[in-house]
Molecule: transfer RNA
Organism: Parasporobacterium sp.
C1' cells in the first nucleotide's frame, strides 16, 4: 500500500429494514439487617462521523477516523 474483519451503556455481548435499542457485570438510590459485601425493587447511563438509499437505518451503500488480521 492491498485485502478482509470489528467500532452500540463505565465493561463484555444482543437487536429478520420497524414497537419506547435489550441483558450480565459495575455504578447510584432505597427496602432488608446487629453491618452489609448477601437477598429484594427502583434509576442513570449508549449506536465513531458526515452524507446517500428508503415511508422507515444500529442494520444497506459510499467516504473519512479509529482498531484488528493477513500479504508484498
Nucleotide at each position: 500500500g492491498c485485502a478482509c474483519c470489528c467500532g452500540u451503556a463505565g465493561c463484555c455481548c444482543a437487536a429478520c429494514g420497524g414497537a419506547u435499542a435489550g441483558a450480565g457485570c459495575g455504578c447510584a438510590g432505597g427496602c432488608c439487617u446487629c453491618c452489609g459485601g448477601a437477598g429484594c425493587c427502583u434509576g442513570a447511563a449508549a449506536u465513531g462521523g458526515c452524507g446517500g438509499u428508503u415511508c422507515g437505518a444500529u442494520u444497506c451503500c459510499g467516504c473519512c477516523c479509529g482498531g484488528g488480521u493477513g500479504u508484498a